[in-house]
RNA sequence: AGCUCCUUAGCGCAGUGGUAGCGCGUUUCCUUGACAUGGAAAAGGUCGUGAGUUCAAUUCUCACAGGAGCUA
Numbered sequence: 001a002g003c004u005c006c007u008u009a010g011c012g013c014a015g016u017g018g019u020a021g022c023g024c025g026u027u028u029c030c031u032u033g034a035c036a037u038g039g040a041a042a043a044g045g046u047c048g049u050g051a052g053u054u055c056a057a058u059u060c061u062c063a064c065a066g067g068a069g070c071u072a
Base pairs, nucleotide, nucleotide: 001071002070003069004068005067006066007065010024011023012022013021018055026042027041028040029039030038048064049063050062051061052060
């Protein structure tokens, strides 16, 4: 320098155009003498940034940023 892949909740990840989800974690409540386990509920997201296409974009296109890999 070129090419490929990844970026979604605190962490690990799903989500192929129509209301953003799961597990763990966090908080509150129940249960206990207390803890653990178990049960119920809740909070937490500008979906990396910007632009384009579309009635509608996490999803498609382009650029940029960060990360990983391959080639030279």
A computed fold for a 72-nucleotide RNA from a Chitinophagaceae bacterium, annotated as transfer RNA.
Its Rfam family is "tRNA". Rfam's curators write: Transfer RNA (tRNA) molecules are approximately 80 nucleotides in length.
NCBI's taxonomy places the organism under Bacteria, Pseudomonadati, Bacteroidota, Chitinophagia, Chitinophagaceae.
Its mean pLDDT, the model's own confidence on a scale to 100, is 83.
The sequence is in RNAcentral, with records from ENA and MGnify.